[in-house]
Context: one part of a larger RNA
RNA sequence: CUGAGCUUAAAGCGCCCGUAGCCGGUUAUGCGUGUCUCCAGUUAAAUCCAGCAGCCUAACUGCUGGGCCGCUGGAGAUACUGCAUGACUUGGAGGCGGGAGAGGCCACCGGUAGUCCCGGGGUAGGAGUGAAAUCCACUGAUCCCGGGAGGACCUGCAGUGGCGAAGGCGGGUGGCCAGAACGCGCUCGACGGUGAGGGGCGAAAGCUGGGGGAGCGAACCGGAUUAGAUACCGGGGUAGUCCCAGCCGUAAACGAUGCGGGCUAGGUGUCGGUGUGGGUACGGCCUGCACCGGUGCCGCAGGGAAACCAUUAAGCCCGCCGCUUGGGGAGUACGGCCGCAAGGCUGAAACUU
Numbered sequence: 001c002u003g004a005g006c007u008u009a010a011a012g013c014g015c016c017c018g019u020a021g022c023c024g025g026u027u028a029u030g031c032g033u034g035u036c037u038c039c040a041g042u043u044a045a046a047u048c049c050a051g052c053a054g055c056c057u058a059a060c061u062g063c064u065g066g067g068c069c070g071c072u073g074g075a076g077a078u079a080c081u082g083c084a085u086g087a088c089u090u091g092g093a094g095g096c097g098g099g100a101g102a103g104g105c106c107a108c109c110g111g112u113a114g115u116c117c118c119g120g121g122g123u124a125g126g127a128g129u130g131a132a133a134u135c136c137a138c139u140g141a142u143c144c145c146g147g148g149a150g151g152a153c154c155u156g157c158a159g160u161g162g163c164g165a166a167g168g169c170g171g172g173u174g175g176c177c178a179g180a181a182c183g184c185g186c187u188c189g190a191c192g193g194u195g196a197g198g199g200g201c202g203a204a205a206g207c208u209g210g211g212g213g214a215g216c217g218a219a220c221c222g223g224a225u226u227a228g229a230u231a232c233c234g235g236g237g238u239a240g241u242c243c244c245a246g247c248c249g250u251a252a253a254c255g256a257u258g259c260g261g262g263c264u265a266g267g268u269g270u271c272g273g274u275g276u277g278g279g280u281a282c283g284g285c286c287u288g289c290a291c292c293g294g295u296g297c298c299g300c301a302g303g304g305a306a307a308c309c310a311u312u313a314a315g316c317c318c319g320c321c322g323c324u325u326g327g328g329g330a331g332u333a334c335g336g337c338c339g340c341a342a343g344g345c346u347g348a349a350a351c352u353u
Stems, first nucleotide, its partner, number of pairs: 003325004007307002012321001014201004021194003025088007034080001035077008048066007091191001092188003095184003103177007110154002115149007125136002162169002206247006215241002220236002223233001258320006266298014302309002326353003335346004
């Protein structure tokens, strides 16, 4: 001396559940596994350390003594760890209570707009652009009124607002299911944390079978622009976008910040709950204060290369997992596993710099 790190430099698995493993609250007693002390044996020689000696000296060599580490046996200690038994309630779970919510699934209902069709009115343009043209229109368009069809979507309310593990969730009503917060402190009594493998969920696009198709619209067609224009602009338009069933398993899946717990100044919004004071047209109302939980902003100590973070930490600690180790080659090749395919997961090297 026996690593340093992971917001932005390389690096947190997209998210959750959970197997093994690792880690584990308070207390009593017992044992004495780990642990510690002592004794004995062993740990070949060489090596190492100390003293002395031999070559002129050193290196080197010899002699004597010593030591580390490990193992075995014996004796002892019991704070911590472990094991066993018992007890506890703060962690955790359950129960009860009244509330909040775009949480999930299913069914039914509604609304505006747009498109198309029919009928009526009405006449020469409409549409589009920087300007145009393609395009639509006298077989009557655009525009106005009435009726109908069908699909997708859900204005305002709407908010750095809410809910969800993440992806994500927004018209209304009902049914079923789930989670969280607060309050009570009734029950259980450490039942917990993390989580290699494993399992489940997982935007969009894409794939298979079936349905649907209004608008939008990759590809494609034709109009412009341009030196060209496989684009940006404009006219059309297929897959797709929508529904059911089944795959795929990716993302700037982002807070680019893993999960759980403890500790460490404050200030100010906002959402939910509880307690309490005032007002009240008494309603689930208005308003103030305090506490708990969530979500933002500002900010001290501290941290940071800085930007910044700062009780929602990137501060100070503990537990467990994942990951990084110069750039390119390369998320490629090969092999394996998965997939209908597209491809996904795992994941190099030569060479080069």